[in-house]
Context: one part of a larger RNA
RNA sequence: CUGGGUGUAAAGGGAGCGUAGGCGGGAAAGCAAGUUGGAAGUGAAAUGCAUGGGCUUAACCCAUGAGCUGCUUUCAAAACUGUUUUUCUUGAGUGAAGUAGAGGCAGGCGGAAUUCCUAGUGUAGCGGUGAAAUGCGUAGAUAUUAGGAGGAACACCAGUGGCGAAGGCGGCCUGCUGGGCUUUAACUGACGCUGAGGCUCGAAAGCGUGGGUAGCAAACAGGAUUAGAUACCCUGGUAGUCCACGCUGUAAACGAUGAUUACUAGGUGUGGGGGAUUUCGGUCCUCCGUGCCGGAGCAAACGCAAUAAGUAAUCCACCUGGGGAGUACGGCCGCAAGGCUGAAACUC
Repeated sequence: CUGGGUGUAAAGGGAGCGUAGGCGGGAAAGCAAGUUGGAAGUGAAAUGCAUGGGCUUAACCCAUGAGCUGCUUUCAAAACUGUUUUUCUUGAGUGAAGUAGAGGCAGGCGGAAUUCCUAGUGUAGCGGUGAAAUGCGUAGAUAUUAGGAGGAACACCAGUGGCGAAGGCGGCCUGCUGGGCUUUAACUGACGCUGAGGCUCGAAAGCGUGGGUAGCAAACAGGAUUAGAUACCCUGGUAGUCCACGCUGUAAACGAUGAUUACUAGGUGUGGGGGAUUUCGGUCCUCCGUGCCGGAGCAAACGCAAUAAGUAAUCCACCUGGGGAGUACGGCCGCAAGGCUGAAACUC
């Protein structure tokens, strides 16, 4: 390479949009590029192969034959692929009628709690721990009452509940806005699927500029513990956590499971629709989502099992013994931190 694979052994890109490319529904007609068959030409010799022969044999040599799987030209066929034209509606989309939701962005509002400030009551402790101490407190703390300030987060509801492509999204109200689902079948008529590059989004931490800072809290300081204690525990505490704008582009970015389509026993919860029936309690059917159990099948086993890891198809990404190493070098990106791409020697 071929092949075989990618939930856990190496291996699914963090996610989407989409370019080229690859692949692509039913019917009819034409063409004949691919395809199939026939014919002609060519496919040098040597080599190789088969058969026979010559040197005592073999190597070697000679003859004959098949073959040279190919290319060109031409004739024909039209099932499949392709292409052109016409057409269809089930794929896809639009419309109409409904509908659920922490989907996104902006603005406003609310209560509980922590902290701080002011004032009242009140007096010797408070706090903290395994036990203590550092710390706070007679300059009146802790506790309690009233008032005020400010920031951040939204208890209960809350649910293997919902929404979103993923990251993620949770107090209430308003505005703007994206997507989904159901029913219908009016419209378009294959307009589809995937997607190398590319573009966009992308938790936390981190970075730049400017603000903000209640609580928490890397670093740091002190108190303990200990043989030591650059920790675990305690008292403090700065970046940060929050906001605006810009950057970074990584995660066990996980379902460790790429996307799309079709098919393949059941049972039972739950969320959102629709239909039939009803004794109005319910029962049955159906579509979309989300869980559990389980048969066939698959699987090394664990397990998966209509939300497949089953049976198939198309397209993309990735793997090919461990270490060296996600390192070095080069390139590209970044303010930096670093990211992306990504070896070898050597060694087992």
Molecule: small-subunit ribosomal RNA, central domain
Organism: metagenome